[in-house]
Context: one part of a larger RNA
RNA sequence: UUGGGCGUAAAGUGUUUGUAGGUGGCUAUUUAAGUCCACCGUCAAAUCCCAGGGCUCAACUCUGGAUAGGCAGUGGAAACUACCAAGCUGGAGUAUGGUAUGGGCAGAGGGAAUUUCUGGUGGAGUAGUGAAUGCGUAGAGAUAGGAAAGAACACCAAUGGAGAAAGCACUCUGCUGGGCCGACAUGACACUGAGAGACAAAAGUUAAGGGAGCUAAUGGGAUUAGAUACCCCAAUAGUCCUAGCCAUAAAUGAUGGAUACUAAGCAUUAUGCGUAUCGACCCGUGCAGUGUUGUAGCUAACGUGUUAAGUAUCCCGCCUGGAGUACGUUAGCAAGAAUGAAACUC
Numbered sequence: 001u002u003g004g005g006c007g008u009a010a011a012g013u014g015u016u017u018g019u020a021g022g023u024g025g026c027u028a029u030u031u032a033a034g035u036c037c038a039c040c041g042u043c044a045a046a047u048c049c050c051a052g053g054g055c056u057c058a059a060c061u062c063u064g065g066a067u068a069g070g071c072a073g074u075g076g077a078a079a080c081u082a083c084c085a086a087g088c089u090g091g092a093g094u095a096u097g098g099u100a101u102g103g104g105c106a107g108a109g110g111g112a113a114u115u116u117c118u119g120g121u122g123g124a125g126u127a128g129u130g131a132a133u134g135c136g137u138a139g140a141g142a143u144a145g146g147a148a149a150g151a152a153c154a155c156c157a158a159u160g161g162a163g164a165a166a167g168c169a170c171u172c173u174g175c176u177g178g179g180c181c182g183a184c185a186u187g188a189c190a191c192u193g194a195g196a197g198a199c200a201a202a203a204g205u206u207a208a209g210g211g212a213g214c215u216a217a218u219g220g221g222a223u224u225a226g227a228u229a230c231c232c233c234a235a236u237a238g239u240c241c242u243a244g245c246c247a248u249a250a251a252u253g254a255u256g257g258a259u260a261c262u263a264a265g266c267a268u269u270a271u272g273c274g275u276a277u278c279g280a281c282c283c284g285u286g287c288a289g290u291g292u293u294g295u296a297g298c299u300a301a302c303g304u305g306u307u308a309a310g311u312a313u314c315c316c317g318c319c320u321g322g323a324g325u326a327c328g329u330u331a332g333c334a335a336g337a338a339u340g341a342a343a344c345u346c
Stems, first nucleotide, its partner, number of pairs: 004319003007302002012316001014199004021192003025088003031082001033081002035077005041071003049065006091189001092186001096182004103176007110153001114149005120143002125135002161168001204245004209240001213239002218234004256315006264293006271286004297304002321344001328339003
C1' cells in the first nucleotide's frame, strides 16, 4: 500500500436544493495526454546475485557479468479512458391532452361537545374515591330555555391518499406546488455532492394579543417508616394567534442517493389499452405507487427477499474505551447547539 464494515452488535448527516470535485448512454472520425510495445541513455564506487581467480580452506579479497524498478529521449500501436469535430434516441427533459389528491398559503362559513354567565323548576346533597380536602340552604348537583368564549373537528376512515422530510383531515372559495398516464420538440442537457443555502415536531425564548378544556411548577387532601411521587381536589406558565429567535428528537424503515439485472401468488390506489356493456362492474394486459406471503440468494441469528438486507457500478456521509467530555472558536437574548481533542487504559 491492498484488504473490513454501517436494519438490531460501533457506524446513514433530520430532509432537501445545489457550487467545486468525482463518475457518466449508443455510432463512426481525429489526435496521441493516460495506456501498451521496442530501442537507447542514465541511476558513483562499495554492498547483494552469478561465473571465475588469490590468501593451505573459510571468513576475507580481486576480475568480469547481470537483473527488477525509477527518470528522460527516439520510433511505433490505437482496443479502452481523454481530446477534436459529427451524428443517434433508449437516459434526462420542454410545451401539450387527461387524471387522483388531508400537498402549501389566504379568506369565509358550520354543527356537536365543554366551561362560564343569566333568569326559571326544585330542595340536600354533590364530587371523588379506599377516604378526605373541595363545592352547596347566601340554594349547589339535577333539569329544560337564553347568551358568550376559546380550542378541537365524531361518523365517512381504509392494510387508503398526497408531501423532500418535519408534517397534512369539518365545509366552501381564491391563489399556488409537485406526481402519474398517453402521444411528442431538444439531443446526454445526466448521477452524486465536500463547503454553502433553504425547510425543519415538541419543548423553550422575545413582543403584542387570547385564554374554554387540559395542565409542568405550586398549594391542599391522602398513602407511607418517610412520600419533595404514584391517587384525589384546586391551579399558574404553557398549549391557541401574529411577528421574530432557537435547530434539536427513538427527526425510525433504527435501512444515504442514483442506475441496471434476478421465481412466483394474493390484496389494494391512480391511470392507459383490449374485451364486454345502455353505462358502471367483471376478465386479460401495460405502467406508477402501497401492502402481504414467499423461491433463489444473503444474514451471527432474527429476518430480508423486484419497495432487498440479493447480484453489480458510481458518488457522498460515518465507525472501534476515555467522550460527544475538556479547552478554544462560531452562531444564539438565553436555554442550550455546532465543531471537537489529549493524558490514561486495553